[in-house]
RNA sequence: UCUUAUCGAGAGUGGUUGAGGGCCGGGCCCGAUGACGCCACAGCAACCCUGAGUUAAUCGACGGGUGCUAACUCCCCCCCGAUUCGAUUGAUUCGGGAUAGAUAAGA
Numbered sequence: 001u002c003u004u005a006u007c008g009a010g011a012g013u014g015g016u017u018g019a020g021g022g023c024c025g026g027g028c029c030c031g032a033u034g035a036c037g038c039c040a041c042a043g044c045a046a047c048c049c050u051g052a053g054u055u056a057a058u059c060g061a062c063g064g065g066u067g068c069u070a071a072c073u074c075c076c077c078c079c080c081g082a083u084u085c086g087a088u089u090g091a092u093u094c095g096g097g098a099u100a101g102a103u104a105a106g107a
Base pairs, nucleotide, nucleotide: 001107002106003105004104005103006102007101012041013040014039015038016037020030021029022028025076026075027074042069043068044067047065048064049063050060051059052058073100078097079096080095081094082093084091085090
């Protein structure tokens, strides 16, 4: 970089550090009652290995490889449809799609 799958659920304490963080933009949040990062332990989940099962569906979570543990991927941005308000270009709400991103497995 490409392919496929998933993304409304779930799961935090302590230590350390000390001012930023949620990728950029707009919004809105978190943060000196200590964020972000790092470490330890704990937990969640079930993508891969593995176990049960009829090489399936499905189920499990003792063990291994990842991942994750504020907010829907925090929300929006582009397109389409519906809805409501407005005398036209606008705005509200809802749904679908695209783009982007995250994670896993494979190439």